Molecule: transfer RNA
Organism: Vulcanimicrobiota bacterium
RNA sequence: GCCGUUGUAGCUCAGUGGUAGAGCACGCCCUUGGUAAGGGCGAGGCCACGGGUUCAAUCCCCGUCAACGGCUCCA
Numbered sequence: 001g002c003c004g005u006u007g008u009a010g011c012u013c014a015g016u017g018g019u020a021g022a023g024c025a026c027g028c029c030c031u032u033g034g035u036a037a038g039g040g041c042g043a044g045g046c047c048a049c050g051g052g053u054u055c056a057a058u059c060c061c062c063g064u065c066a067a068c069g070g071c072u073c074c075a
Stems, first nucleotide, its partner, number of pairs: 001071007010024004018055001026042005048064005
């Protein structure tokens, strides 16, 4: 330099063209003599960034950035 995959909640990950979810973690409550475990409720997201298509984009297309993997060249 080229190619591919990935980028969604604090962490690990689902998800779909029609105003986004789970588990863990976090807060409150129940339960206990007190913890742990368990149960209930809640908070938490510009869906990496910019542009395009569309009535409508997190999803499709293009570019950029980042992470990972592969290939090639030079030394």